[in-house]
RNA sequence: GCCGGGGUAGCUCAGAGGGAGAGCGUCCGGCUGAAGACCGGAAGGUCGAGGGUUCAAAUCCCUCCCCCGGCA
Numbered sequence: 001g002c003c004g005g006g007g008u009a010g011c012u013c014a015g016a017g018g019g020a021g022a023g024c025g026u027c028c029g030g031c032u033g034a035a036g037a038c039c040g041g042a043a044g045g046u047c048g049a050g051g052g053u054u055c056a057a058a059u060c061c062c063u064c065c066c067c068c069g070g071c072a
Base pairs, nucleotide, nucleotide: 001071002070003069004068005067006066007065010024011023012022013021018055026042027041028040029039030038048064049063050062051061052060
């Protein structure tokens, strides 16, 4: 340099045009003598950046940045 995969909650990841979600973690409550486990609830997001298409973009297109792999 070229090709492919990836970037979404603190962490691991779903979501592939129209409600941003799960598990774990955190916080509050229940249970316990107390903790753990278990049960209930809550908070937490510029969806890597900019631009474009569209009535509408995490999702499609372009450019760029970062990570992983392959070729040279």